[in-house]
RNA sequence: GAAGUUAGUCGAAUGGUCGCUGGGAUUUUUCUCAGAGGAAAGUCUGGACUCCAUAGAGCAAAGUGCUAGGUAACUCCUAGGUAUGGUGACAUAACGGAAAGUGCCACAGAAAAUAAACUACCCUAUAAUAGGGCAAAGGUGAAAAGGUGUGGUAAGAGCGCACCGCACGGAAGGCAACAACCGUGGCAAGGCAAACCCCACUUGGAGCAAGCUCAAAUAGGUUACCUAUGGUGUGACUCGCACAAGGUAGCGGGUAGAGUGCUAAAGCGUUUUGGCGACAAUGCGCGUAGAUGAAUGACCAUUAACAACAGAAUCCAGCUUAUAGACUAACUUCCCGU
Numbered sequence: 001g002a003a004g005u006u007a008g009u010c011g012a013a014u015g016g017u018c019g020c021u022g023g024g025a026u027u028u029u030u031c032u033c034a035g036a037g038g039a040a041a042g043u044c045u046g047g048a049c050u051c052c053a054u055a056g057a058g059c060a061a062a063g064u065g066c067u068a069g070g071u072a073a074c075u076c077c078u079a080g081g082u083a084u085g086g087u088g089a090c091a092u093a094a095c096g097g098a099a100a101g102u103g104c105c106a107c108a109g110a111a112a113a114u115a116a117a118c119u120a121c122c123c124u125a126u127a128a129u130a131g132g133g134c135a136a137a138g139g140u141g142a143a144a145a146g147g148u149g150u151g152g153u154a155a156g157a158g159c160g161c162a163c164c165g166c167a168c169g170g171a172a173g174g175c176a177a178c179a180a181c182c183g184u185g186g187c188a189a190g191g192c193a194a195a196c197c198c199c200a201c202u203u204g205g206a207g208c209a210a211g212c213u214c215a216a217a218u219a220g221g222u223u224a225c226c227u228a229u230g231g232u233g234u235g236a237c238u239c240g241c242a243c244a245a246g247g248u249a250g251c252g253g254g255u256a257g258a259g260u261g262c263u264a265a266a267g268c269g270u271u272u273u274g275g276c277g278a279c280a281a282u283g284c285g286c287g288u289a290g291a292u293g294a295a296u297g298a299c300c301a302u303u304a305a306c307a308a309c310a311g312a313a314u315c316c317a318g319c320u321u322a323u324a325g326a327c328u329a330a331c332u333u334c335c336c337g338u
Stems, first nucleotide, its partner, number of pairs: 001334010012303007020035006037309001041320002044318005049207004056239003061203005066080005081095001082093004096198002101196002103192003118138002121133005146164006165187001166185005173178001211260004221251006231243003267286004272281003
């Protein structure tokens, strides 16, 4: 100097005029304070909160899937392990089990797991051809009876040996997942569970249009069914429990306004301590939008840019996706010079 990897910050500010929403003060007039995001998006997860409701068991179903921690909780985060990709910093993982069982592996190929002989090689007989041996070489394929080398053999083969792989055992580093070492054994049989399945752990449902209060109105209407061995009760089924003259399904009629929930939150910032870290504890400080056909807009001046993606609707913690431009820190690789 160039190219990358990871983490983060801003993404408009100041002043003036008019205007909108909420809070506070004020008899009124008026004054003052505050007023969309890093993702508010997706609705993918998890909760807080409200109701069923006094609330359970079984069965089924669904979700997760290496180890240890964090958190209110999670499929999230941190640290570590294994595998794959990358020169590397790093990134990704749908990361338990194929010896419980069932199933699939098209086409090609002789043969695709109770799997084996097409070409070729060797032996015997022979005119062709027939019989026997073999799975080393070649071919097909994503994958072909562990791999490489060597000895041996009629030709071959874990047939023998060395190393690797696999299985079992040992002591030993680590909390563990695992990694390295030593010994024994020629050693069981490919892949797929993002196939059914098995194993371990977890799991009520519905949702702020949840719910609560006040007001208003009519037709306290009518038909059918069930009726205590019946009916109803927020996932299906069974049992249990509770409730009470109701319940379920239609037809018909009336009303639909106001308030609350509604913003002090597992909140934010920061000192110190502990921890590799996520984070935890303590002290101090701040208090940060609550609309309801839906509030923050318009104009002027100045500033090097702030032009992109884009607008809260009960709230929070994550993840994922989109993003013009400007900037910070650490690490990796390459080139040049000293």
Notes:
Bacterial RNase P class A from an uncultured PS1 clade bacterium, 338 nucleotides, folded computationally. The coordinates come from a structure-prediction model, not an experiment, and the mean pLDDT is 76. Of the family's consensus pairs, 97% are formed in the model.